SAM riboswitch aptamer (S box leader) from a soil metagenome, 112 nucleotides, folded computationally. The RNAcentral record of the sequence draws on MGnify. Its Rfam family is "SAM riboswitch aptamer (S box leader)". Rfam links the family to the GO term regulation of gene expression.
[in-house]
């Protein structure tokens, strides 16, 4: 800076956590993290092809495709949901506040 509604699990060891924090829902002896071993996903790099601009040239930079043999990164709930702030609706009631559905934008936080 990008990028987060897509997509993909089994075995073995462990032996109670886990899901970033809060608050809520939840996943868990029918076996939670950890670690191993296989396996899959996808495509941010690594490669590559075409356009383009730049550059004397080597080469660079955008953009658009390829591609899974190499580096990462995933494999329960959209980032599991809200949190911060605006907007929008109905319910309840009768002035008190509390709660609720949606949008949209940050934050934060996770990967490259």
């Nucleotide at each position: 800076c990008a990028u987060c509604u897509a997509g993909a699990g089994g075995g073995g060891u462990g032996g109670a956590g886990g899901g970033a924090c809060u608050g809520g829902c939840c996943c868990a002896g029918u076996g939670a993290a950890g670690c191993c071993c296989c396996g899959g996903c996808a495509a941010c790099c690594a490669c590559u092809u075409c356009g383009a601009g730049c550059u004397u040239a080597g080469g660079u930079u955008c953009g658009a495709g390829g591609g899974g043999a190499g580096g990462u990164g995933c494999c329960a709930a959209c980032u599991c949901c809200a949190g911060c702030a605006g907007g929008u609706c109905g319910c309840c009631a009768g002035c008190g506040u509390a709660g609720g559905a949606c949008c949209u934008g940050a934050a934060a936080g996770a990967u490259g």